Glycine riboswitch aptamer from Bradyrhizobium manausense, 90 nucleotides, folded computationally. The prediction has a mean pLDDT of 78. It was read from a public genome assembly, where an Rfam model found it. Rfam family: Glycine riboswitch aptamer. About the family: This family represents the bacterial glycine riboswitch.
RNA sequence: ACGGCCACGUCGGGAGAGACCGGCAUUGGGUGCCGGCGCCGAAGGAGCAACCGCCCCGGAAACUCUCAGGCAAAAGGACCGCGUGGCUUU
Numbered sequence: 001a002c003g004g005c006c007a008c009g010u011c012g013g014g015a016g017a018g019a020c021c022g023g024c025a026u027u028g029g030g031u032g033c034c035g036g037c038g039c040c041g042a043a044g045g046a047g048c049a050a051c052c053g054c055c056c057c058g059g060a061a062a063c064u065c066u067c068a069g070g071c072a073a074a075a076g077g078a079c080c081g082c083g084u085g086g087c088u089u090u
Base pairs, nucleotide, nucleotide: 001090003088004087005086006085007084008083009082011081012080013079018037020036021035022034023033024032025031026030038071039070040069044067045065046064047063051059052058
């Protein structure tokens, strides 16, 4: 220095699906809580297993589930990029 991994950031990008219905609080809107029906898949969680040469162990998807979460905007957001720091192969 190239690459890999991890952490961080007043940084850039970042999808889907109800501004649904009812009750209560509030004068109303908005908001909060509770209940109901429908829906989404990209926090987290769980399952399957192609694969990691084979067995054990272990790891393992953006697939599957929808417990949790979410369904105007905002926020959040896997992941990608950039920057900083640390570790590491050659």